[in-house]
RNA sequence: UGGGUUUGAUCCUGGCUCAGGAUGAACGCUGGCGGCGUGCUUAACACAUGCAAGUCGUGCGAGAAAGUCCCCGUAAGGGGAUGAGUAAAGCGGCGGACGGGUGAGUAAUAUGUGAGUAACCUACCCUGAGUGGGGAAUAACCCCGAGAAAUCGGGGCUAAUAUCCCAUAAUCUCCUCCGACGUAAUGUCGGAGAAGCAAAGCUGGCCUCUAUUUAUAAGCUGGCGCUCAGGAAUGGGCUCACAUCCUAUCAGUUAGUUGGUGAGGUAACGGCCCACCAAGACUAAGACGGGUAGCCGGCCUGAGAGGGUGUACGGCCACACUGGGACUGAGACACGGCCCAGACUCCUACGGGAGGCAGCAGUGGGGAAUAUUGCGCAAUGGGCGAAAGCCUGACGCAGCGACGCCGCGUGAAGAAUGAAGGCCUACGGGUUGUAAACUUCUUUUCUUCCAGAAGAAUUCUCUAUUUACUAAUAUUAAAUAGAGAUGACGGUACGGAAGGAAUAAGCCCCGGCUAACUCCGUGCCAGCAGCCGCGGUAAUACGGAGGGGGCGAGCGUUAUCCGGAAUCAUUGGGCGUAAAGGGUGUGUAGGUGGUCUGGAAAGUCAGAUGUGAAAUCCCUCUGCUUAACAGAGGAACUGCGUCUGAAACUUCCAGACUGGAGUUUGGGAGAGGAGAACGGAAUUUUCGGUGUAGCGGUGAAAUGCGUAGAUAUCGAAAAGAACGCCAGUGGCGAAAGCGGUUCUCUAGCCCAAUACUGACGCUGAAACACGAAAGCUAGGGGAGCAAACAGGAUUAGAUACCCUGGUAGUCCUAGCCGUAAACGAUGGAUACUAGGUGUGUCCCGCUUAGCGGGAUGUGCCAAAGCUAACGCGUUAAGUGUCCCACCUGGGGAGUACGGCCGCAAGACUGAAACUCAAAGGAAUUGACGGGGGUCCGCACAAGCGGUGGAGCGCGUGGCUCAAUUCGAUGAUAAGCGAAAAACCUUACCUGGGCUUGACAUGCUGGAAGUAAUCGCCUGAAAGGGUGGGUGAACUGUAUCCAGUCAGUUACCAGCACAGGUGCUGCAUGGCUGUCGUCAGAUCGUGCCGUGAGGUGUUGGGUUAAGUCCCAUAACGACCGUAACCCCUGCUGUUAGUUGCCACUCCGGCGUUAAGUCGGAAGCACUCUAACGGGACUGCCUCGGAUAACGGGGAGGAAGGUGGGGAUGACGUCAAGUCAUCAUGGCCCUUAUGUCCAGGGCUGCACACGCGCUACAAUGGCUAGAACAAUGGGCAGCAACCUCGCAAGAGGAAGCAAAUCCCUUAAAUCUAGCCUCAGUUCAGAUUGUAGGCUGAAAUUCGCCUGCAUGAAGAUGGAAUCGCUAGUAAUCGCAGAUCAGCAUGCUGCGGUGAAUACGUUCUCGGGCCUUGUACACACCGCCCGUCACAUCCCGAAAGUUGCAACACCAGAAAUCUCCCCUCUUUCUCUAUGGUUUACUCCAAAGAGAAAGCAGGAGAUGAAGGUGUGACCAGCGAUCGGGGUGAAGUCGUAACAAGGCAGCCGUACGGGAACGUGCGGCUG
Repeated sequence: UGGGUUUGAUCCUGGCUCAGGAUGAACGCUGGCGGCGUGCUUAACACAUGCAAGUCGUGCGAGAAAGUCCCCGUAAGGGGAUGAGUAAAGCGGCGGACGGGUGAGUAAUAUGUGAGUAACCUACCCUGAGUGGGGAAUAACCCCGAGAAAUCGGGGCUAAUAUCCCAUAAUCUCCUCCGACGUAAUGUCGGAGAAGCAAAGCUGGCCUCUAUUUAUAAGCUGGCGCUCAGGAAUGGGCUCACAUCCUAUCAGUUAGUUGGUGAGGUAACGGCCCACCAAGACUAAGACGGGUAGCCGGCCUGAGAGGGUGUACGGCCACACUGGGACUGAGACACGGCCCAGACUCCUACGGGAGGCAGCAGUGGGGAAUAUUGCGCAAUGGGCGAAAGCCUGACGCAGCGACGCCGCGUGAAGAAUGAAGGCCUACGGGUUGUAAACUUCUUUUCUUCCAGAAGAAUUCUCUAUUUACUAAUAUUAAAUAGAGAUGACGGUACGGAAGGAAUAAGCCCCGGCUAACUCCGUGCCAGCAGCCGCGGUAAUACGGAGGGGGCGAGCGUUAUCCGGAAUCAUUGGGCGUAAAGGGUGUGUAGGUGGUCUGGAAAGUCAGAUGUGAAAUCCCUCUGCUUAACAGAGGAACUGCGUCUGAAACUUCCAGACUGGAGUUUGGGAGAGGAGAACGGAAUUUUCGGUGUAGCGGUGAAAUGCGUAGAUAUCGAAAAGAACGCCAGUGGCGAAAGCGGUUCUCUAGCCCAAUACUGACGCUGAAACACGAAAGCUAGGGGAGCAAACAGGAUUAGAUACCCUGGUAGUCCUAGCCGUAAACGAUGGAUACUAGGUGUGUCCCGCUUAGCGGGAUGUGCCAAAGCUAACGCGUUAAGUGUCCCACCUGGGGAGUACGGCCGCAAGACUGAAACUCAAAGGAAUUGACGGGGGUCCGCACAAGCGGUGGAGCGCGUGGCUCAAUUCGAUGAUAAGCGAAAAACCUUACCUGGGCUUGACAUGCUGGAAGUAAUCGCCUGAAAGGGUGGGUGAACUGUAUCCAGUCAGUUACCAGCACAGGUGCUGCAUGGCUGUCGUCAGAUCGUGCCGUGAGGUGUUGGGUUAAGUCCCAUAACGACCGUAACCCCUGCUGUUAGUUGCCACUCCGGCGUUAAGUCGGAAGCACUCUAACGGGACUGCCUCGGAUAACGGGGAGGAAGGUGGGGAUGACGUCAAGUCAUCAUGGCCCUUAUGUCCAGGGCUGCACACGCGCUACAAUGGCUAGAACAAUGGGCAGCAACCUCGCAAGAGGAAGCAAAUCCCUUAAAUCUAGCCUCAGUUCAGAUUGUAGGCUGAAAUUCGCCUGCAUGAAGAUGGAAUCGCUAGUAAUCGCAGAUCAGCAUGCUGCGGUGAAUACGUUCUCGGGCCUUGUACACACCGCCCGUCACAUCCCGAAAGUUGCAACACCAGAAAUCUCCCCUCUUUCUCUAUGGUUUACUCCAAAGAGAAAGCAGGAGAUGAAGGUGUGACCAGCGAUCGGGGUGAAGUCGUAACAAGGCAGCCGUACGGGAACGUGCGGCUG
């Protein structure tokens, strides 16, 4: 810091996705060690078992047992001592409100920050003072009783630091008064007076005083307590301000509600509670409701601002099975307390009881998932205690888990035959790889053994000394010194010795992003995938392997958060066309606001101060070997409060100003609005006249109207609607919108000039008003037009386009509706920033048909600037400021639900699930268009002749078959590969054989009576079997011959390999077709553009041509075009055999003459074949731009490319060919190879293509006659002669050919016959007799004779070729070939017609335009229907949760009652006693307090009912998305074939159609 992904490519917009970091994690594979941390995120689900809160005998009463010892006793047993004032229990005190857990609830009774409390409390601690005298009970205990138990009842005894009364007391409380402070208060402080309120003892020591006498207490003293008061600290209560999630599809909420007065209550303020009074209180700055959630310090991320989060540690809160409640207490409405209700679990003798792990372990369950029923109080801390001490699952440690962070290790050095093996290979090698082996070394770790801490002294005990209290050397406390005791972890950390490389490496990835490549397998299968996307036979993307890359005791995956994302934009985005300006205005709240002066000081700024807990982060230092981790110090905590100060800016207050705004006066223009009246033209209708057969309508028609008189025309009348010309990117209005004329009423705007007010301004959520067309309601009106509808056409259909009709509606009045492409797709206001040129209105000046200037509107062009580009550009989309509306990927969807408005139609508001990786804007290059312009072509037209109909031939499809081998399939396959299928060819089929092979090269071994050659048997052949035969051939030794030797060949066996017309032309080379012989295709440099790209190559002319000329930000160049090459047309030179024979000569034949044959001579001519010449718009004229070039003409054999050929740019069609050849890969190897025989490629219902022959008289037949050129020939062409009707046969000269032969060309011409007919046309088919080739002619050749004599009488739709020596027509030759030509390739003979022209068809070139196409129109694409699947909505109903009303009412608290009961007291009278008081007994009256009880109020669970909300399910119905190659059409994109779209209404299988108004996208 960016990358991938929309496109053919580009820029932009915009989403998706990746790379980073993090986690209380989980899963997969793997796993050596240690340290420090961390570990139920789910079921606040249920819990077995153990432990987690006790302690104090120096508060009190009481007080065991076992064991041991002693005594008595024969024994049983008894007694005593000790155990022991111990255990256990009880009364009492303190503590169980801390510590520990969890996050259910809670959106504010919470939390955070900062304040307040003059409205409060605070056990333990400190200080001062006091601590006197009495009383009555009660547990424990004993006895009796009930019960299964838990437990309880009755009677009796007893103590206290338990409890009660009295006294005393104030700096306490209350009341009254005074003073001070204070704005004031029921406040604070000070003073005076009056009233009221308290206590408890325990323990150590001592003998100074006193008393008894020698040690005690009633004394003294220390300690601990107690009471009152005060104090500080700590901890809390309450209050206030600010901050604190989502939802407005929650907009109104609230009756104790808001306030007051008075009682009550509380530690304390307060509707906290109650009675009465008033009617308030909260809310768009979001009340009320719903959803979600503990909050914070912090943690993660980020450059920051932010975003996310709240586990561990720390602070606060809340909760403790669920709900309610209080008691005790300093403190609780109490996790391990109580009461009630509920659910659940357990015990039970069924009567009744017990329980609460969200403490630590642990169990079940849930779950992807989270640990030991451990050790210890040694340390730190807590409770109690005077203390020792006891308790402490707090805590300290250990255990388990790679869950995280950090550290260490798995060895180091050397070692090349670069070993073996693996993998790849171009077969040479490369790589794994110094890696290993091997040698040397080390020992962290590991194993064994030895030694062994710190944590522990400010603790505890003992001793000594000093100090304090004191009478005291006592006691107690403190200090100092010494000694002793105490360690869970743990025989741990750490250290030492010995041993030995010994015990220790995996995971993911390798197409791009993103570091890393090959082989094999698979074959759109299996699979992969974060995005783009891989896989359909050569996969770097799947699976395996080798190799490589990354990280490393881990590595990947999944999930989640931040980042990247400027993709919610404060920092830091946008809104003309990409998503986005409200249809327009008025205006409330709000926001914002001109100039000057003074003041204030809220914002702002500065300084000081308090706070911002600690931990964390950052910096420095320190401690663990290092690090993680930990400790210390600092900084920081960007915040909030308070105080002091400053005054530029904002704000507030006061005063002033005129520039903004408004008012006044005078002019001006205008389809501005409302109402009323009037007018003419036209249409239609009616009436009357004239007039007659049509009118009307269309692409063409028809429906329709008309002889009952239409249309046409003249006159008259009626009615409704709209207002021609003027008329104009002219005017007015906020927009919608406004157009004949006149009048009335009325609004706004502009200009000029003066005066006045003095910021009065701008914007504007909500609200209100206006708002085209269509539509709705009611009443009118209704000429024309015209949804719907009807008919006629068109069409495959035509619910349309076209036509004929036609109703709502269109018009008016009154009222709704409230939407449009309501658009400048551009909100309003204000200021600034070059110009030029039109036009409307007003004003001014001048040199006045005009020019210049000012203001205000409205257009065009253009600068700077902006913009993705297009474009905008003083009327901004430029540069600033202010305010409002709106946007955040596409689809789903402007849909659903809800609300609100509406009579309805519907409008406004407005989601989600699900789904895709795009959707989109502008521009570029192409392609395309039933777009435009222009040009060309046998493209059409004009002509000639064909095909398509018949028969036959050939090829193809199809069918058939054992096989009918294979390929070619629109143009660009189909008389094509094939320039020759009877065998062969031949690749196919059947059958028979061979297996190193029919063919090539090499290696190893063997065998010498072996090869060649010649037989025999078998067989269809191939082959198999067998015999004879003989020393062959080559090289060397060695120059030759002969012999010998060695080797090779050959043969046999074996091994490498051969072989394949087997597959892939979509792996390829080469070759070829086609667009197209069309004129195009490109490059360098420069220039333009962000870029793709453009320019050049466009434009004006011209050409066959991007041919040439001119213009030109282009200048040049390349491949094509043309030319160069060949043939042909004229001519010259050279040459003259086999060619030629004019002239000359000779010979033969033969003539009246002529002639003919041969030779010599010759090369004139023809011809042959080599080199030249010739044609270039060169010349003239006209046109053109003075050009290029074009028209005409001369000359010329030929004239504007003379004619023909060869020559085929960049590229297109994955065009054709693996069967010409070559070739990668794959496949077969006694067969997919190879040999042979036979068959097939020739098969026949049919379809298509290319041809031949015809249908006849421009002909057929018979007879005669004439004229070519190209070619070929020895396994050949064959003259000539004979035979045969003929095909042909038998002989045979010549010729390797300008010599001989094929070789008589045919059409044509002359004469004759045929006379329009299925014929003297036509020849198929068939029979028969022959010929030729060839081993072979049956399947399956060609030819001949005779006989037979089919279809066919010029061919439907459609379609092909050709522009001159061409078409048409006629024959000839050749290749292939034994034979076989209607095909092919060539050759010559005869020899036309027509072209006005470019509208149309087809194809092509250039320019331009539109595009939603780019596989490029054979494109793209819309909707219904059918099927599958997913999601959502509606729905009779049903279930659950919560609320409200009513009923009912537990515990508890409060109030009242308290006849009864208890206690105390007083009084009265009686009796007893006493001298009397007193005391005792029982009785009466009264008072006070109280348990139980009764009543009332509040009150949880529960019950009933209602409506609402949310959620689940739901027959069925509806919509949407997705899906492979379904059905119907073709709506959109091009003028998309009717331009499209928007709103609305009606209609229709569907896309859609039509009406009305609007927009240009």
Model confidence (mean pLDDT): 83 of 100.
Small-subunit ribosomal RNA from an uncultured bacterium, 1561 nucleotides, folded computationally.
The RNAcentral record of the sequence draws on SILVA.